The RNA shown here (transfer RNA) has 72 nucleotides and comes from a Patescibacteria group bacterium. It matches the Rfam family "tRNA".

[in-house]
RNA sequence: GGGCCCGUAGCUCAACGGCAGAGCAAGUACCUAUCAAGUACCUGGUUGCCGGUUCGACUCCGGUCGGGUCCA
Numbered sequence: 001g002g003g004c005c006c007g008u009a010g011c012u013c014a015a016c017g018g019c020a021g022a023g024c025a026a027g028u029a030c031c032u033a034u035c036a037a038g039u040a041c042c043u044g045g046u047u048g049c050c051g052g053u054u055c056g057a058c059u060c061c062g063g064u065c066g067g068g069u070c071c072a
Stems, first nucleotide, its partner, number of pairs: 001071007010024004018055001027041004048064005
């Protein structure tokens, strides 16, 4: 330098072009003599960034940044 893959909640990951979700973690309450475990409820997002297409974009297109991998 070139090819491919990945980037979404604190973490690990989902999401036919049509309401952004799950598990774990955190918080509150219950339970317990206390803690842990368990149960119930609940907070948390500029979907890396900038543009484009579209009535509508996490999703499609272009650029760019970061990470991984292969080739040179």